[in-house]
């Protein structure tokens, strides 16, 4: 440096519920643990979600659309605990 143990110290926290924010997706806090060796950070590339605003349709319905969101979807970049076997 890689790698990831029936190792050790710890860490994070899904779903559901409560409160708040948001048009929504979703986010924040509390409680709670499904799991995670990067489930630490970054929207840089892709994917996915939402569609307020905008556009189309005579109306409703609907369709398109990200500047919104997702890093616990994948890749990438940066930082990082421990030290078995290889």
């Nucleotide at each position: 440096u890689u790698c990831g143990a029936c190792a050790a110290u710890g860490g994070c926290a899904a779903a559901c519920c409560c409160a708040g924010c948001g048009a929504a997706a979703g986010c924040u806090g509390g409680a709670g643990a499904c799991g995670c060796a990067a489930a630490g950070c970054u929207a840089c590339g892709g994917g996915u979600c939402u569609a307020a605003c905008g556009u189309c349709c005579g109306u409703c319905c609907g369709a398109c659309u990200a500047u919104g969101a997702u890093c616990g979807c994948c890749g990438a970049g940066c930082c990082g605990c421990c030290g078995a076997a290889g």

The prediction has a mean pLDDT of 91. A computed fold for an 86-nucleotide RNA from a Chloroflexota bacterium, annotated as c-di-GMP-I-GGC riboswitch aptamer.